[in-house]
RNA sequence: GGGGAUAUAGUCUAGCCUGGUAGGACCGGUGCUUUGGGAGCAUCAAGCGCGAGUUCAAAUCUUGCUAUCCCCA
Numbered sequence: 001g002g003g004g005a006u007a008u009a010g011u012c013u014a015g016c017c018u019g020g021u022a023g024g025a026c027c028g029g030u031g032c033u034u035u036g037g038g039a040g041c042a043u044c045a046a047g048c049g050c051g052a053g054u055u056c057a058a059a060u061c062u063u064g065c066u067a068u069c070c071c072c073a
Stems, first nucleotide, its partner, number of pairs: 001072007010026004020056001028044005049065005
């Protein structure tokens, strides 16, 4: 220099192909339960790497950039 893959909550992950309310698990907060703890149950908080474009509507489509990894040179 050329090509490819990946990026979603503090952690892990589904959804992307085929656009239509962002879902689950762990952790955390609160409550119930318990003599207490643990376990269990209920509930709450927390997320689409950063821009631009297309569209009534974008995590999803197009495009640029960034980061990590892989291949070729």

This is a predicted structure of a 73-nucleotide RNA (transfer RNA) from an uncultured archaeon. The coordinates come from a structure-prediction model, not an experiment, and the mean pLDDT is 82. Its Rfam family is "tRNA". By type it is a transfer RNA. The sequence is in RNAcentral, with records from ENA.